Predicted 3D model of a 372-nucleotide RNA (Bacterial RNase P class A) from Chitinophaga pinensis.
The coordinates come from a structure-prediction model, not an experiment, and the mean pLDDT is 75.
RNA sequence: UAGGCAGUUCGUUCUAUCGACUCGUGCAAACGAGUAGGAAAGUCCGGGCAACACAGGGCAUCGCACUUCCUAACUGGAAGGGGGCUGAAAGGUUCACAGAAAGUGUCGCAGAAAAUUACCGCCCCGACGUGUUUGGGGUAAGGGUGAAAAAGUGAGGUAAGAGCUCACUCGUUCCGGUGUGAAUCGGGAUUGGGAUAAACCUUGCGGGUUGAAAGACCAAAUAAAUCUGGAUUAAAGGGCGGCCCGCCCAAUCGCUUGCGAGCCAGAAGGGUAGGUCGAUUGAGGUAUUUCGUGAGGAAUACCCUAGAUGAAUGAUAGAAGCCACGGCAACAACCGUGCGCACAGAACCCGGCUUACAGAACUGCCUUUUUU
Numbered sequence: 001u002a003g004g005c006a007g008u009u010c011g012u013u014c015u016a017u018c019g020a021c022u023c024g025u026g027c028a029a030a031c032g033a034g035u036a037g038g039a040a041a042g043u044c045c046g047g048g049c050a051a052c053a054c055a056g057g058g059c060a061u062c063g064c065a066c067u068u069c070c071u072a073a074c075u076g077g078a079a080g081g082g083g084g085c086u087g088a089a090a091g092g093u094u095c096a097c098a099g100a101a102a103g104u105g106u107c108g109c110a111g112a113a114a115a116u117u118a119c120c121g122c123c124c125c126g127a128c129g130u131g132u133u134u135g136g137g138g139u140a141a142g143g144g145u146g147a148a149a150a151a152g153u154g155a156g157g158u159a160a161g162a163g164c165u166c167a168c169u170c171g172u173u174c175c176g177g178u179g180u181g182a183a184u185c186g187g188g189a190u191u192g193g194g195a196u197a198a199a200c201c202u203u204g205c206g207g208g209u210u211g212a213a214a215g216a217c218c219a220a221a222u223a224a225a226u227c228u229g230g231a232u233u234a235a236a237g238g239g240c241g242g243c244c245c246g247c248c249c250a251a252u253c254g255c256u257u258g259c260g261a262g263c264c265a266g267a268a269g270g271g272u273a274g275g276u277c278g279a280u281u282g283a284g285g286u287a288u289u290u291c292g293u294g295a296g297g298a299a300u301a302c303c304c305u306a307g308a309u310g311a312a313u314g315a316u317a318g319a320a321g322c323c324a325c326g327g328c329a330a331c332a333a334c335c336g337u338g339c340g341c342a343c344a345g346a347a348c349c350c351g352g353c354u355u356a357c358a359g360a361a362c363u364g365c366c367u368u369u370u371u372u
Base pairs, nucleotide, nucleotide: 002367003366004365005364006363007362008361009360010359012320013319014318015317016316017315018314020035021034022033023032024031025030037343041354042353044352045351046350047349048348049211050210051209052208056245057244058243059242061207062206063205064204065203066080067079068078069077070076081097082095083094084093085092086091098202099201103200104199105196106195107194119143120142121139122138123137124136125135126134127133128131151169152168153167154166155165156164170192171190172189173188174187175186176185177184178183215277216276217275218274226267227266228265229264230263237249238248239247252261253260254259255258284303285302286301287300288299289298290297291296321341322340323338324337325336326335327334
C1' cells in the first nucleotide's frame, strides 16, 4: 500500500414561524420544562409485576447437557478445554460437545457378507476324465464391491496366514505430577466388537398457568324478576393448566308444618359500554476512580429524560454536515447540480437472541507490497 475476517460507535445538527400532547406555576391570560429506536420490529427465550385463598406428592409433557466464571435469571454472555476441516507451523474456521457394553431400531444400491462374514485368491490332503476339473480341511495378510468390511504401520514367524510374537502409535484402564476444573504430561498393564440418539431411548439438572384486552376500584342503570335440577353437617358443587392423589372452601333464616327467602349448577332474558388506577424512580442513566484476562463488580458525584388510549411526539423555510456526479488529468481546497441522506414508529416495564439497514468514523487479527 492492497485485500480478507471480526467487532464498536454515530446514524443527522442549528435557527425562525405555526401546531399537538404531558407535567408544574397561575383566578385567567400566559410562562417554563419535556416529548418515538439501535433495532421501538419478530414474539424466540428469561424475569419484574398482577390474578388464580394456602401448601404438597406422583405420572405425563417441555427444556438444557464439555469446564469454570458473569448475571435478578436465561436455551444468554465471557474465558478456557476437546473433536472435525485447513495449514510446514503459528494461526484460521466450525461443532445440537452427557451416554452406543441398559435395550430397540436404521446403515439404500453394490457386495459373499454391514456385525461377526468367505466371492476371487493363498496353503494342505485326496479323486480321477490330467484340466481355466472336482471333493474335504485351514486362512482373513493380498484382490474386488462399497461412504464404511471393524485397531494401524513395520519386522519376525507360519503349510499359508492372523496380536501368533516383538517395536512404535491409537483405544481402554491403573498410578504419579500440574491445573479450581474440563483436561494434560509421564510411567505401567492390556488384544481391545464400526457409524447413527436435531432416531426411539437412558442418565443428570430444571420448569404451575395466564398475560396489561393481566388485574383492581368507583359511579349509574336494570328485574336480588322467571324456569329446571340438586344439596344441607357432611355432601351436591367449586378451587390450577393435562390426569390422579392429597389438601382447602361451601349456607341458613322467617312464619308456622309446609311455604317463602337464601346456597350450588344450568337455561332463557334484562341493564351498562362511563370514569379512576395499573402507567413509568428503575436489576435506571451519565462521568470519574478502582478490581478483574474478560463478561462484569465496587465506590463517589450528578441527572429524572414520552405516557397517548382510536392513539400526541409534527409541518414549512433557510443554513450547515455527509454522499454522488461534473468543473479537472489529479490530491487538497473551491464552485455548480441533486423531489440524494438508510432500516424504520413506543402502548406495562426490563435483560438477551434473531432479522433489516444509505453512509461515516474507529479498533483488533491475518496475508501481501514498499521503505528503514
The sequence was found by an Rfam model in a public genome assembly. It matches the Rfam family "Bacterial RNase P class A". About the family: Ribonuclease P (RNase P) is a ubiquitous endoribonuclease, found in archaea, bacteria and eukarya as well as chloroplasts and mitochondria. Rfam links the family to the GO terms ribonuclease P activity, dimeric ribonuclease P complex and tRNA processing.